This is a predicted structure of a 585-nucleotide part of an RNA (large-subunit ribosomal RNA, domain V) from Viola pubescens var. scabriuscula. Its mean pLDDT, the model's own confidence on a scale to 100, is 81. The full RNA is in RNAcentral, with records from SILVA.
Context: one part of a larger RNA
RNA sequence: CCUGCACCUGGACAGAAAGACCCUAUGAAGCUUCACUAUUCCCUAGGAUUGGAUUUGGGCCCUUCAUGUGCAGCUUAGGUGGAAGGCGAAGAAGGCCCCUUUCCGGGAGGGUCUGAGCCAUCAGUGAGAUACCACUCUAGAAGAGCUAGAAUUCUAACCUUGUGUCAGGACCUCCGGGCCAAGGGACAGCCUUAGGUAGACCGUUUCUAUGGGGCAUAGGCCCCCUAAAAGGUAACGGAGGCAUGCAAAGGUUUCCUCGGGCCGGACGAAGAUUGGCCGUCGAGUGCAAAGGCAGAAGGGAGCUUGACUACAAGACCCACCUAUCUAGUAGGGACGAAAGUCAGCCUUAGUGAUCCAACGGUGCCGAGUGGAAGGGUCGUCGCUCAACAGAUAAAAGUUACUCUAGGGAUAAUAGGCAGAUCUUCCCCAAGAGCUCACAUCGAUAGGAAGGUUUGGCACCUCGAUGUUGGCUUUUCGCCACCUAGGGCUGUAGUUUGUUCCAAAGGUUGGGUUGUUCGCCCAUUGAAGCGGUACGUGAGCUAGGUUCAGAACGUCAUGAGACAGUUUGGCCAUAUCCAGUGUGGG
Numbered sequence: 001c002c003u004g005c006a007c008c009u010g011g012a013c014a015g016a017a018a019g020a021c022c023c024u025a026u027g028a029a030g031c032u033u034c035a036c037u038a039u040u041c042c043c044u045a046g047g048a049u050u051g052g053a054u055u056u057g058g059g060c061c062c063u064u065c066a067u068g069u070g071c072a073g074c075u076u077a078g079g080u081g082g083a084a085g086g087c088g089a090a091g092a093a094g095g096c097c098c099c100u101u102u103c104c105g106g107g108a109g110g111g112u113c114u115g116a117g118c119c120a121u122c123a124g125u126g127a128g129a130u131a132c133c134a135c136u137c138u139a140g141a142a143g144a145g146c147u148a149g150a151a152u153u154c155u156a157a158c159c160u161u162g163u164g165u166c167a168g169g170a171c172c173u174c175c176g177g178g179c180c181a182a183g184g185g186a187c188a189g190c191c192u193u194a195g196g197u198a199g200a201c202c203g204u205u206u207c208u209a210u211g212g213g214g215c216a217u218a219g220g221c222c223c224c225c226u227a228a229a230a231g232g233u234a235a236c237g238g239a240g241g242c243a244u245g246c247a248a249a250g251g252u253u254u255c256c257u258c259g260g261g262c263c264g265g266a267c268g269a270a271g272a273u274u275g276g277c278c279g280u281c282g283a284g285u286g287c288a289a290a291g292g293c294a295g296a297a298g299g300g301a302g303c304u305u306g307a308c309u310a311c312a313a314g315a316c317c318c319a320c321c322u323a324u325c326u327a328g329u330a331g332g333g334a335c336g337a338a339a340g341u342c343a344g345c346c347u348u349a350g351u352g353a354u355c356c357a358a359c360g361g362u363g364c365c366g367a368g369u370g371g372a373a374g375g376g377u378c379g380u381c382g383c384u385c386a387a388c389a390g391a392u393a394a395a396a397g398u399u400a401c402u403c404u405a406g407g408g409a410u411a412a413u414a415g416g417c418a419g420a421u422c423u424u425c426c427c428c429a430a431g432a433g434c435u436c437a438c439a440u441c442g443a444u445a446g447g448a449a450g451g452u453u454u455g456g457c458a459c460c461u462c463g464a465u466g467u468u469g470g471c472u473u474u475u476c477g478c479c480a481c482c483u484a485g486g487g488c489u490g491u492a493g494u495u496u497g498u499u500c501c502a503a504a505g506g507u508u509g510g511g512u513u514g515u516u517c518g519c520c521c522a523u524u525g526a527a528g529c530g531g532u533a534c535g536u537g538a539g540c541u542a543g544g545u546u547c548a549g550a551a552c553g554u555c556a557u558g559a560g561a562c563a564g565u566u567u568g569g570c571c572a573u574a575u576c577c578a579g580u581g582u583g584g585g
Stems, first nucleotide, its partner, number of pairs: 001585007010577003015571001022407004027403002029399004035204002039200001042196006049189001051154006058147003062143004068137001069105001075129001078136005085119003094113005101106001158184005164179003207219003220242003224238002244286001245345002250304007258282001260278005284293002287350001289348003308331004314325002333342003356382001358380005364375002414461001415459001416457002420454001422450005431441002468543001469541003473535001475531004481506003485500004508522005549567004553562003
């Protein structure tokens, strides 16, 4: 060097299983509920099956009665209209008695005695006759009719019961049928319509952005910076506003100039009103900011409605949809002597597509024709559709019982990058050190190194790189715990302090805790700090974390949840390389 055998398990990001963790999907399923829309059970009511009788309180209509007092006035004048006569031996006025009504005065009716008049028109009143006729209002009485209801009752529908009875093609029983009896009874039950109502049950929904996801925040529009001197330009970059207001705060004609400072002037002052001087803008502009504005866009006054109708050349902006500016023409106007200006406001925010519904107009269509219904068209109106280019008129959760498709496009471990934080060192030297910066310590600042902490990024790995601690066992660094040798010292000695060289060897045994760490006990020359996938699970363990069972506390309406607690829960026959032992050539 080649080739075996027996072992070992460090590597082949070894094998096994299209990762159970995490995220994504307009994926699925289980479960929950005060998510949404249905369904059933159940409750209530109307109708049908459904009939008889009595009592009673209502409502409507008709007929006949009857009701009505402010003051004045023969008087108890409801209102309006007609009307000059009306009533009376079929009994007027009057007397007596009875009844009804009114708080009273009074009024109406009936009976009886008697027997011929009474009332109105005329005077007073806003209004003139209950003299007479018609209609009608307010409060009420009697009668007839209609109607819905309540209570009670009846039996014939209907229901229930009978170890009552009868019968069959031979037959016992159950069930069923006929008859009978009893108990309920127009209830109940069934059907139908409507309202309410159980996750009992069905189908679904439960947004996106996001330096992983969740929590928080945001989602449309306007102003400024970022923005790199045209325009445009992102971020969970920084600083702020809006979801309107105004009939004058619009149009036009015409006039005026502010804030502030100084000086003067009763109360009066820093500051009210007033006079003078200086004064280019520091005031004001309905509201944010920016850009403007004093020949004003700011502050007054007069007259007014252009805060018009039909259009539109041309630009600006632009994926689309939106959005912006505007000469000019026609109509009919406002102001101004006129030229002219005026299609809202100093400008830029003050907003919402389509469908559907509503209102007004309309020389449009009108299912054989004429109409109508309905539609079109013009104008207007209804959305914190604010997740603001708006999926529906209508929608929340949970999963550790979970599943699928995927993702290293995206988290947890490890590695990587960088090194804020961390560890170590250095520079300057204010100061402490009685004096003296540098024996020793060293502020405020400054410069490096390392890659052991906590973080940042998300680059390999999600068709899998097994995660803490312990046991076992390997190797390395030195920023040195002990042992060797030096320097300085605020080194007398002993013991220290600080520093240089040095990695050869060593660096304990216990108690508690899953612990690393830490605390404690007893020793020691000393009981070092770190790297090695926080070395090492195809070497072990399985106490912790981190599946499925169960429980406590807390939270939640609940399903369930908890860097809260408690108990139970990890496979393997070694092909190659590396290594150990032992053969052959």